Source information: The part of an RNA shown here (small-subunit ribosomal RNA, 5' domain) has 524 nucleotides and comes from an uncultured prokaryote. RNAcentral holds the full RNA, with entries from ENA. Its Rfam family is "Bacterial small subunit ribosomal RNA". The prediction has a mean pLDDT of 83.
Context: one part of a larger RNA
RNA sequence: GGAUGAACGCUAGCGGCAGGCCUAACACAUGCAAGUCGAGGGGUAACAGGGAUUGCUUGCAAUCCGCUGACGACCGGCGCACGGGUGCGUAACGCGUAUACAAUCUGCCUUACACUGGGGGAUAGCCUUUAGAAAUGAAGAUUAAUACCCCAUGGUAUGUGACUGUGGCAUCACAGACACAUUAAAGGUUACGGUAAAGGAUGAGUAUGCGUCCUAUUAGAUAGUUGGUGAGGUAACGGCUCACCAAGUCAGCGAUAGGUAGGGGGUCUGAGAGGAUGAUCCCCCACACUGGUACUGAGACACGGACCAGACUCCUACGGGAGGCAGCAGUGAGGAAUAUUGGUCAAUGGAGGCAACUCUGAACCAGCCAUGCCGCGUGCAGGAAGACGGCCCUACGGGUUGUAAACUGCUUUUAUACACCAAGAAACGCGGGUACGUGUACCUGUUUGACGGUAGUGUAUGAAUAAGCACCGGCUAACUCCGUGCCAGCAGCCGCGGUAAUACGGAGGGUGCAAGCGUUAUCC
Repeated sequence: GGAUGAACGCUAGCGGCAGGCCUAACACAUGCAAGUCGAGGGGUAACAGGGAUUGCUUGCAAUCCGCUGACGACCGGCGCACGGGUGCGUAACGCGUAUACAAUCUGCCUUACACUGGGGGAUAGCCUUUAGAAAUGAAGAUUAAUACCCCAUGGUAUGUGACUGUGGCAUCACAGACACAUUAAAGGUUACGGUAAAGGAUGAGUAUGCGUCCUAUUAGAUAGUUGGUGAGGUAACGGCUCACCAAGUCAGCGAUAGGUAGGGGGUCUGAGAGGAUGAUCCCCCACACUGGUACUGAGACACGGACCAGACUCCUACGGGAGGCAGCAGUGAGGAAUAUUGGUCAAUGGAGGCAACUCUGAACCAGCCAUGCCGCGUGCAGGAAGACGGCCCUACGGGUUGUAAACUGCUUUUAUACACCAAGAAACGCGGGUACGUGUACCUGUUUGACGGUAGUGUAUGAAUAAGCACCGGCUAACUCCGUGCCAGCAGCCGCGGUAAUACGGAGGGUGCAAGCGUUAUCC
């Protein structure tokens, strides 16, 4: 000198863009953050409409009917493995980079092909009874499905046997034909679905080369350890697991142990080499009160799922139960220190749905904070009696503050008031039309804005609404007076102060930066 997720002191007019718990992965009140589909189903608790009956005050009330729009709870499907948070752990194939899988899986999407036949038994809900303070159950009766099961059909599927051809990188791979055995489906309605097998895409898994902090005041480490055979397990290879057999394997090119730490793209600095760093944004990893376990599923060993154990908090009728903000706000605590218990789904994206739409603290916006960067303003021109006042001196005088002020003219960014008022909206949907022919493409009209009456524009008034902070001995730009008298104090280093202090404190003047200026901390 540059930089910062900064803090502190003094000060403070505005806007744009960004950023905002670095500490206690400490504990959490409250609200919200993952639902959706009635075009899968039985149905009807609420709302609305309709119908019937009754009462009558003649347009209101009661009862009944799922008839309709819709729809609580329930069965079922898809989603909940994404999105969002945090950096505890991890020195590791975790990450980065480059390869490999002839050792693998992949829902939704997409391409082409084939099929979608017949039957059955339950169960939730509803109803009845019942246990419990509650959480939550128990029994009986009864009912549906795109829930579940059975049969049929089936091949480029799977398994076994044996054959032919081609190729390779060893195990082998691919192609063709044969025999036997095994395994499918779901309807709803005309818009969609379902099943089998083959590709694509996407996502994931696994293996390997190289790179990846400090300590030798850590020198030996290792028994599933290293390898083999066989078996089990997995989507898949493998001591991944197990039985048996062998005795190996790693290490001074640093094993093992200890400490520290998420990694990268990047960021800061530097001419570069390098050094330091890993906030915001993007990719990967790990975690979800602590530890463990699996279930479901295409995908989890699952933040707002389950079970067990533990600590903590809460409810209790003492028998027993409930919970997990490292989601968004917010609270307490810790700390030098870090924001609103806001608005909207209008846009972008996601889930479900044929769609309308619903949900979305993702996202987009607004609020707070000079935390940073950038921009603008706090006027401009003229004006010498060089005014008054202040300060200084060699003091009837002069210097300086200083064109500074007064005064005259001008302007109106900004502030204030009033008026007009966006872009972000393209689609989907709905109406009409064209083409092919009955749902797709295209055209056209229409609908939809949280931000927000915001940005912007115009008019009016009038210099009107707006400057501080640090420093002035040298380094280092900027000097005098007074007070103090090794005191009070200053100080980054050298150092200053003991009676003429440009170094302390005040004043006048000056220098630097400026809505900031200094100090502290850290890095280069």